[in-house]
RNA sequence: GAUUUAUAAAGAAGAGCUGAGAGAACAGGCUCCAUGAAGCUCUAGCAACCCUUUCGCCGGAGAGAAGGUGCUAAAACCUGCCGAAAAGGAAUUAUAAACU
Numbered sequence: 001g002a003u004u005u006a007u008a009a010a011g012a013a014g015a016g017c018u019g020a021g022a023g024a025a026c027a028g029g030c031u032c033c034a035u036g037a038a039g040c041u042c043u044a045g046c047a048a049c050c051c052u053u054u055c056g057c058c059g060g061a062g063a064g065a066a067g068g069u070g071c072u073a074a075a076a077c078c079u080g081c082c083g084a085a086a087a088g089g090a091a092u093u094a095u096a097a098a099c100u
Base pairs, nucleotide, nucleotide: 001100003098004097005096006095007094008093013043014042015041016040017039021032022031023030026080027079028078029077044072045071046070049068050067051064052063053062054061055060076092081089082088
């Protein structure tokens, strides 16, 4: 990198460095930002995919949060394709695990 599966309308901040953009791609909107964007570092927190543990009818369910990730504006910010419409579907993206 590819493939498969699961999840995505919940939740969660401060500081230092830095100095202008950011919100996945493309587009249209809309929002955030020198009262400091994005990025990096430290600390804190949220959560529970792997993990630890108990039960099991072996599909899973409960508990935990040391470790491996992940995440901490706004529904994955809204919309785009299908549908009259929908906490509808598809596609795309993100995260985790397995496998290659």